[in-house]
RNA sequence: GGGGCUAUAGCUCAAUUGGGAGAGCGCCGCCCUUGCAAGGCGGAGGUUAACGGUUCGAGCCCGUUUAGCUCCAC
Numbered sequence: 001g002g003g004g005c006u007a008u009a010g011c012u013c014a015a016u017u018g019g020g021a022g023a024g025c026g027c028c029g030c031c032c033u034u035g036c037a038a039g040g041c042g043g044a045g046g047u048u049a050a051c052g053g054u055u056c057g058a059g060c061c062c063g064u065u066u067a068g069c070u071c072c073a074c
Stems, first nucleotide, its partner, number of pairs: 001072007010025004019056001027043005049065005
């Protein structure tokens, strides 16, 4: 330098080839307990890496850039 893959909540990951952004763990509150843990109920938390484009509508499609992993070349 070129190819491929990945980027979504604090962490690990979904979102069924475009139409309600979600789960588990973690965090907070309540219940339960003498107290803790476990368990039950509820809640907060998101610029979907960034910038543009297509579309009535983009996490999803297209382009560029950034970061990580990997292969090839030097």